[in-house]
Formats: sequence, C1' cells, structure tokens
RNA sequence: GGGGGAUUAGCUCAGUUGGCUAGAGCACCUGCCCUGCAAGCAGGGGGUCGUCGGUUCGACUCCGACAUUCUCCA
Repeated sequence: GGGGGAUUAGCUCAGUUGGCUAGAGCACCUGCCCUGCAAGCAGGGGGUCGUCGGUUCGACUCCGACAUUCUCCA
C1' cells in the first nucleotide's frame, strides 16, 4: 500500500428479503425477605445502534467517505 471482518446499554452479545415504539443475560438502583451478608422474589433506570453524508414515504438494516480494531496478502 491492497483485500476482508467487526463497531448496538457499564460488560458479553442478539436483532439485516428496509416498516410494530430497539432487545436478552450479567452488572447497577429501590423495596421485600434475613440478626447481618449472599441467594431468592417484586419493581426500576440506562442507547442520539462508531462519526458524517446519501438513497427512500420510512434506515440498526442499503450505498459512500472517515475513525477505531482484528485478520490476510505484499
């Protein structure tokens, strides 16, 4: 220098023939229980879906550039 993959909640990840109002587990907060802690039970908060543009009535999903990262070739 060139090819390919990944980027979604604090962490690990689902979700793509474009369309409900974006989800799970763990973690976190509150309450119950307990002498207390853990566990358990009930409830709750947290996301401009990496950034900027484009296409479309409509984008996590399609297209382009850029950023970070992994990998292959040279």